[in-house]
RNA sequence: GCCUGAAUAGCUCAGUUGGUAGAGCAGCUGUUUUGUAAACAGCAGGUCGUCAGUUCAAAUCUGACUUCAGGCU
Numbered sequence: 001g002c003c004u005g006a007a008u009a010g011c012u013c014a015g016u017u018g019g020u021a022g023a024g025c026a027g028c029u030g031u032u033u034u035g036u037a038a039a040c041a042g043c044a045g046g047u048c049g050u051c052a053g054u055u056c057a058a059a060u061c062u063g064a065c066u067u068c069a070g071g072c073u
Base pairs, nucleotide, nucleotide: 001072002071003070004069005068006067007066010025011024012023013022019056027043028042029041030040031039049065050064051063052062053061
C1' cells in the first nucleotide's frame, strides 16, 4: 500500500425486508429476611464511532474518515 471483518447502555451482545432502539449481567429503589445473600417487582442508563449523501423515514442503504482485529504484498 491492498483486501476482509468489527464499532449499539458501565460490560458482553442481539436488532434477519429501512418504519417506536432491546436482552443478560452490573447499578438504583421497593417487597421479603433479625441481618446479608438469593428471589420477586419496578426504575434509570443510548447524539447506534465521526461527517456527508439517498429516502416521507436510516442502527440498517451509499461514500469518505477514525480506531481495533485478521490476511496479502
This is a predicted structure of a 73-nucleotide RNA (transfer RNA) from a Candidatus Shapirobacteria bacterium. It matches the Rfam family "tRNA". Rfam links the family to the GO term triplet codon-amino acid adaptor activity. The family's RNA type in Rfam is transfer RNA. The coordinates come from a structure-prediction model, not an experiment, and the mean pLDDT is 81. NCBI's taxonomy places the organism under Bacteria, Bacteria candidate phyla, Candidatus Shapironibacteriota.